[in-house]
RNA sequence: GAGCGAUAAUAGCAAACCUACCGUGAGGUAGGGUCGCAAAACUACGGGUCCCGGUAUCAUAGCCUGGACAGCCGGGUUGCCGCC
Repeated sequence: GAGCGAUAAUAGCAAACCUACCGUGAGGUAGGGUCGCAAAACUACGGGUCCCGGUAUCAUAGCCUGGACAGCCGGGUUGCCGCC
């Protein structure tokens, strides 16, 4: 430096749910909680899902603008321990 995560250790994160607050909403922040996670660290770059508004329609679908999700997949950056 590359590959791998079956085993061990140290440290870390925290789904659902509950409470408070913020947001029209998707959702976010803090506390509790602990399903899981070696990148469940960071990054909206590609795809995807979702939300507000507009447009269109009998209603959908579709199209446009803006936004959310990194614990949906891929890419990029950084990184603990072990094995080889």